[in-house]
Molecule: Guanidine-I riboswitch aptamer
Organism: Cytobacillus oceanisediminis
C1' cells in the first nucleotide's frame, strides 16, 4: 500500500433498556411514580446460532438454456458520539488503535 463471500434477508440467542402490558407503591377509578421489578411486547450481534436466496470455484449431467452435488467458516479492539421511549455485543464500525 492493496485485495477478499468479510454478500443480502429472515428467525433465534447472549445481551439491552422502559414506550405499551403486567407487577409494586401512592392516589382513588382513572391517574402518578418505580426497570437498585423475575417478566410479555420491544431493540438486538462483523468478530453468536440456524435457514433461505445469491455469488465464486470444482466435479457431474445436458445439443443448449440450465440443473445437481460439494467447497467457502480468518477475526484482539477502546474512548466518544448517534437513533429510538430508552439502553445495548444496535449504528458510526471488520472504523481509530493493537498484532
Nucleotide at each position: 500500500a492493496a485485495a477478499a463471500a468479510g454478500g443480502u434477508u429472515u428467525u433465534c440467542u447472549a445481551g439491552g433498556g422502559u414506550u405499551c402490558c403486567g407487577c409494586a407503591g401512592c392516589a382513588a377509578c382513572u391517574g402518578c411514580u418505580g426497570g437498585c421489578c423475575u417478566g410479555g411486547u420491544c431493540c438486538g450481534a462483523g468478530a453468536g446460532a440456524a435457514a433461505a436466496c445469491u455469488c465464486a470455484c470444482a466435479g457431474c449431467u445436458g445439443u443448449g438454456a440450465a440443473g445437481c452435488u460439494g467447497u467457502g467458516c480468518c477475526a484482539c479492539g477502546g474512548a466518544a458520539g448517534g437513533a429510538u421511549a430508552a439502553a445495548a455485543g444496535c449504528c458510526u464500525g471488520g472504523g481509530a488503535g493493537a498484532u